[in-house]
RNA sequence: AGGGAAGUAGCUCAGCGGUUAGAGCGGCGCCUCGUGCGCAGGCCGUCGGUUCGAUUCCGACCUUCUCUG
Numbered sequence: 001a002g003g004g005a006a007g008u009a010g011c012u013c014a015g016c017g018g019u020u021a022g023a024g025c026g027g028c029g030c031c032u033c034g035u036g037c038g039c040a041g042g043c044c045g046u047c048g049g050u051u052c053g054a055u056u057c058c059g060a061c062c063u064u065c066u067c068u069g
Base pairs, nucleotide, nucleotide: 001068002067003066004065005064006063007062010025011024012023013022018052027039028038029037030036031034045061046060047059048058049057
């Protein structure tokens, strides 16, 4: 320098055009202390484009991983 993959909750991941974006772990609270119950926490890497509508499709850029040289 070029090719590929990934970026969503504190962590690990789902979701892949339209309902209020979910799960496990973790955190907080409660009790009857259990394989218990309840609660909070995101505007989806950034900026544009397409669309009636974008986390989802397209482009550029940023970051990480990987392959080639």
Molecule: transfer RNA
Organism: Lysobacter enzymogenes